[in-house]
RNA sequence: UAAAUAAUAUUCUCUGUUUCUCGUAUAUUUACAGGAAUAUGGCCUGUAAGUUUCUACCGAGCUACCGUAAAUAGCACGACUACGAGAGGUUAUUCGUUUUGU
Numbered sequence: 001u002a003a004a005u006a007a008u009a010u011u012c013u014c015u016g017u018u019u020c021u022c023g024u025a026u027a028u029u030u031a032c033a034g035g036a037a038u039a040u041g042g043c044c045u046g047u048a049a050g051u052u053u054c055u056a057c058c059g060a061g062c063u064a065c066c067g068u069a070a071a072u073a074g075c076a077c078g079a080c081u082a083c084g085a086g087a088g089g090u091u092a093u094u095c096g097u098u099u100u101g102u
Stems, first nucleotide, its partner, number of pairs: 004102004009097002015092001016090010026056001029049007041066002050057001058078002061075004
């Protein structure tokens, strides 16, 4: 000086994990069928469509409307899931480096 190996300290990189934010999808939407309630009511079940997409397709309000019939409408608020991006935390892995020994 080099290699191998053991220990030690430490940084970066890689991967993983986790939290948050943002974006895309979807409008937490639409259509149909069956049944139910009736102004103290306006609901339940099923099927399908919608996404280069798995899942979900609801909750609780307000307003209107329907004069007792079979039909609802509008408004605002609140998610999950899939994929992508960014930021932070975390320990482990990986690649190195420091020191010591053989």
This is a predicted structure of a 102-nucleotide RNA (Purine riboswitch aptamer) from Pallidibacillus pasinlerensis. It matches the Rfam family "Purine riboswitch aptamer". The literature on the family includes a 2004 paper in Nat Struct Mol Biol by Mandal and Breaker, "Adenine riboswitches and gene activation by disruption of a transcription terminator". The family is grouped with related families in Rfam's "Purine riboswitches". Of the family's consensus pairs, 100% are formed in the model.